Background:
Predicted 3D model of a 231-nucleotide RNA (Group I catalytic intron).
[in-house]
RNA sequence: CUACGGACUUAGAAAACUGAGCCUUAGCGGAGAAAUCUGCUAAGUGGAAGCUCUCAAACUCAGGGAAACCUAACUUUAGCUUUGGGUAACGGCUUCAGCCCUAUUCCGAUGCUAGACAUGGCAAUCCUGAGCCAAGCUGGCAACCUAAACUUGCCGGAAGGUGCAGAGGCCCGACGGGAGCUACCCUAACGUUUAGUCGAGGGUAAAGGGAGGGUCCAAUUCUUAAAACCU
Numbered sequence: 001c002u003a004c005g006g007a008c009u010u011a012g013a014a015a016a017c018u019g020a021g022c023c024u025u026a027g028c029g030g031a032g033a034a035a036u037c038u039g040c041u042a043a044g045u046g047g048a049a050g051c052u053c054u055c056a057a058a059c060u061c062a063g064g065g066a067a068a069c070c071u072a073a074c075u076u077u078a079g080c081u082u083u084g085g086g087u088a089a090c091g092g093c094u095u096c097a098g099c100c101c102u103a104u105u106c107c108g109a110u111g112c113u114a115g116a117c118a119u120g121g122c123a124a125u126c127c128u129g130a131g132c133c134a135a136g137c138u139g140g141c142a143a144c145c146u147a148a149a150c151u152u153g154c155c156g157g158a159a160g161g162u163g164c165a166g167a168g169g170c171c172c173g174a175c176g177g178g179a180g181c182u183a184c185c186c187u188a189a190c191g192u193u194u195a196g197u198c199g200a201g202g203g204u205a206a207a208g209g210g211a212g213g214g215u216c217c218a219a220u221u222c223u224u225a226a227a228a229c230c231u
Stems, first nucleotide, its partner, number of pairs: 001006001008021005022046001023044009050181006060130006069121002075116006082109005091100003131162003137157007166217001168216005182205006190199002
C1' cells in the first nucleotide's frame, strides 16, 4: 500500500503449489585494458531500481512453436446392476451308471460410476519471411550559393518498431525510439597529474506494452440454428 491472498512483474489453481520474465548469489564458458556485458546450470535471502525535454508514424499479408489449464469419444483399470455359458465341495434322488441343486469359482455380454490417457480445445507467450514507419543518426544525389557551410527535397542504410489486444477503433505516453542532465564505477589509447588526479573515453542506474493507462466496441448474459463424444 492492499483486492486482506499478499506486496519485483505476470498467468493458472479450492489449496498445496506451478509456468513465463526481472533482479541477487554460486559455478562453468565467451567479449573487454578494466568497470562491466553476455550464454548455460542451480538456488531465493526479493534490499535496491534517478531527473528533464522530445517522437506517436507504420499499425499489412503469410507462416513456425508453446507451459499451465479445460475436455474424454476410442482405449484401458477397478467396482456395481442385469444377463449367457462352464465348474461345483456339501446336500438330495437313484435302476449304482448317473442326474439335480447351492455356497464357491472361471470366461464373456450389457449398462452405470470412478480413475488414467491428447496428434482435441484454449492460451501466459517465443519467433520467421515479405511489406511498411515519426523524430533522431548515417551515405548519396539535387536545389540554394562565386564557393563552402547551413537549410530544404528525394533515394538508400543501420538500430528500433509494426506484424504480436479480447475481433478491433480512438486518445494518451512509457517500461518503447531520440536528445540532454545527475549520481556512482573503470582507465587500455590520447594529453595531464604526486595520485584515475583533471580533460577525454567507456560502464551502471531491472523487467512488466503479444494493449501499459483511458475510452468505445466485442465477449461475458438470454434465445434460436448448425456442427461436435466433449471441451
Its mean pLDDT, the model's own confidence on a scale to 100, is 77. It matches the Rfam family "Group I catalytic intron". For this family Rfam cites "Self-splicing of group I introns" (Cech, Annu Rev Biochem, 1990).